Predicted 3D model of an 89-nucleotide RNA (c-di-GMP-I riboswitch aptamer) from a marine sediment metagenome. The coordinates come from a structure-prediction model, not an experiment, and the mean pLDDT is 87.
[in-house]
RNA sequence: GAUAAAGGCAAACCAUUUCGAAAGGAUGGGGCGCAAAGCCGCUGACCUAAGUCUUUUGGAAAAAAAGAUAGGGCCGCAGGGUUGCCGAA
Repeated sequence: GAUAAAGGCAAACCAUUUCGAAAGGAUGGGGCGCAAAGCCGCUGACCUAAGUCUUUUGGAAAAAAAGAUAGGGCCGCAGGGUUGCCGAA
């Protein structure tokens, strides 16, 4: 890729979670959509900030507040890499 066929995935939302600091993840339901919405967080964007660093306050290496930070996330944001089902004219 064709108003073909066989199949696949599963957003929001809901429930659960003795996974997580959070972002988020997992399981079940659900179905907005998806031709790579298969896989790899490799690059950028985006989300989070436990820890760490800085500053302020403080007698203080206690506690608190503010700021910065990914080594945490997200592949259903874009780019890149890689594999792959069906297939008429």